[in-house]
RNA sequence: UUAUCAAGAAAGGCAGAGGGAAUAGACCCUGUGAAGCCUUAGCAACCCUUUAACUUUUAAAGAAGGUGCUAAAUUCUACCCAUUUUGGAUAGAUAA
Numbered sequence: 001u002u003a004u005c006a007a008g009a010a011a012g013g014c015a016g017a018g019g020g021a022a023u024a025g026a027c028c029c030u031g032u033g034a035a036g037c038c039u040u041a042g043c044a045a046c047c048c049u050u051u052a053a054c055u056u057u058u059a060a061a062g063a064a065g066g067u068g069c070u071a072a073a074u075u076c077u078a079c080c081c082a083u084u085u086u087g088g089a090u091a092g093a094u095a096a
Base pairs, nucleotide, nucleotide: 001096002095003094004093005092010040011039012038013037014036018029019028020027023078024077025076026075041070042069043068046066047065048062049061050060051059052058053057074091079088080087
């Protein structure tokens, strides 16, 4: 810089009190075990592989490898428009 972000997918071990990005508010998760680390498994399909069209893009299929992810919409609100909306912006996350 560009694209995406209401879909999807968890068990075990160590550990032991916080966590949900930051600020404020709300709400929620958590000793029936938070964060963190490790192992295994899984999800997805950004990079990637194959095929076809065909021209530098589109479609379909795939998952060996590089990432990412596996409570709740990026948990919700904040600013603008609007007047209650799956709008836009900012910020953030991920990928190339």
Overview: This is a predicted structure of a 96-nucleotide RNA (SAM riboswitch aptamer (S box leader)) from uncultured Lutibacter sp. The coordinates come from a structure-prediction model, not an experiment, and the mean pLDDT is 81. Of the family's consensus pairs, 97% are formed in the model. Lineage of the source: Bacteria > Pseudomonadati > Bacteroidota > Flavobacteriaceae > Lutibacter. The sequence is in RNAcentral, with records from MGnify.